This is a predicted structure of a 353-nucleotide RNA (Bacterial RNase P class A) from an uncultured Actinomycetes bacterium. The sequence was found by an Rfam model in a public genome assembly.

[in-house]
RNA sequence: AGAGUCGCCUGGGUCACUGCGUUGUAGUAAUACACCGAGGAAAGUCCGGACUCCACAGAGCAAAGUGGUGGCUAACAGCCACCCGGGGCAACCCGCGGGACAGUGCCACAGAAAAUUACCGCCCAGCAAUGGGUAAGGGUGAAACGGCGGUGUAAGAGACCACCGCAUUGAUGGUGACAUCAAUGGCAAGGCAAACCCCACUUGGAGCAAGACCAAAAAGAUGGCGCUUGAGAACUGCUCGUUCGAGUCAUCAGGUAGGUUGCUUGAUCACGCAAGCAAUUGCGCGACUAGAUGGAUGGUGAUCCAUUCGCGAAAGCGAAGGACAGGAUCCGGCUUAUAGGGCGACUCUUCUU
Numbered sequence: 001a002g003a004g005u006c007g008c009c010u011g012g013g014u015c016a017c018u019g020c021g022u023u024g025u026a027g028u029a030a031u032a033c034a035c036c037g038a039g040g041a042a043a044g045u046c047c048g049g050a051c052u053c054c055a056c057a058g059a060g061c062a063a064a065g066u067g068g069u070g071g072c073u074a075a076c077a078g079c080c081a082c083c084c085g086g087g088g089c090a091a092c093c094c095g096c097g098g099g100a101c102a103g104u105g106c107c108a109c110a111g112a113a114a115a116u117u118a119c120c121g122c123c124c125a126g127c128a129a130u131g132g133g134u135a136a137g138g139g140u141g142a143a144a145c146g147g148c149g150g151u152g153u154a155a156g157a158g159a160c161c162a163c164c165g166c167a168u169u170g171a172u173g174g175u176g177a178c179a180u181c182a183a184u185g186g187c188a189a190g191g192c193a194a195a196c197c198c199c200a201c202u203u204g205g206a207g208c209a210a211g212a213c214c215a216a217a218a219a220g221a222u223g224g225c226g227c228u229u230g231a232g233a234a235c236u237g238c239u240c241g242u243u244c245g246a247g248u249c250a251u252c253a254g255g256u257a258g259g260u261u262g263c264u265u266g267a268u269c270a271c272g273c274a275a276g277c278a279a280u281u282g283c284g285c286g287a288c289u290a291g292a293u294g295g296a297u298g299g300u301g302a303u304c305c306a307u308u309c310g311c312g313a314a315a316g317c318g319a320a321g322g323a324c325a326g327g328a329u330c331c332g333g334c335u336u337a338u339a340g341g342g343c344g345a346c347u348c349u350u351c352u353u
Stems, first nucleotide, its partner, number of pairs: 001349010012304007020037002023034004039324001043335002046333005051207004063203005068082005083097001084095004098198002103196002105192003116189001119138002121134005146164002149161003165187001166185008211261004220252006232244004268287002271284005305322001307320005
């Protein structure tokens, strides 16, 4: 210099005017002033929890989920490290990664045969028909009863041998998955469990529209007073008076409309030190201002920044326009969307010193 791999950050800035919402202060109120007011994904609602209510003696079945090993965590289908398999020269990336001698089932088309199979072929016997041997070679297929070379044979074959693969046993290393080495066996005959199934482990249900509190109107229950011997109402500051007049008053239970609460300080974040390869954890110190509910967080202008287009030799000038997207109880993950800008670590190739 070129080509790559991995991880992380940022996601327009400032000012002015104006609009909306919470809170505080002032005010009877209208309103005024002050402070604050979306995200890395607030999204999808796919997992896991906190919290709330309901259910629940104990045990089991069923159903659903998870699935290499060790660790982290409140928990997880998450994360970290490692193992094994696959890809890449490498940095690194990918894996729904338990069990197919417990049982059942499936394996399209092609092919003789898809699990105890023989079509062509090869060899032997026979004039032939045919019978026997064989699984090297051909052919089909995604997959066909270890691979390759030799010995051997009528032809062949782990029948035998070397190497490789595989299985069993042992030793060593590792917490473990597993790895390495040695000996032995002589191939012991396929795949699919995201087919049923088996094994191990986990799981009660519904969700902030959860739940709690206050509580109109109408209807209900109980009681008091009253129904021409007038309760009560209107006029009124009070009394009288006039008019209307059969109901009226109190209490209670339920909890509809409506309101309040739950509601935001929390497995929280930043920094430092310590433990650990890491995920993560401990200690110290500091910070902590969205809580709306027919659901606020918007708009306009100026200027700077970056981008695109046009003009220009250049300096520059003019115009456009600013990624994805937006809270609704909260938190940990995963997944998906994301213009542009920036940072760090590492690998390979070439050149120069």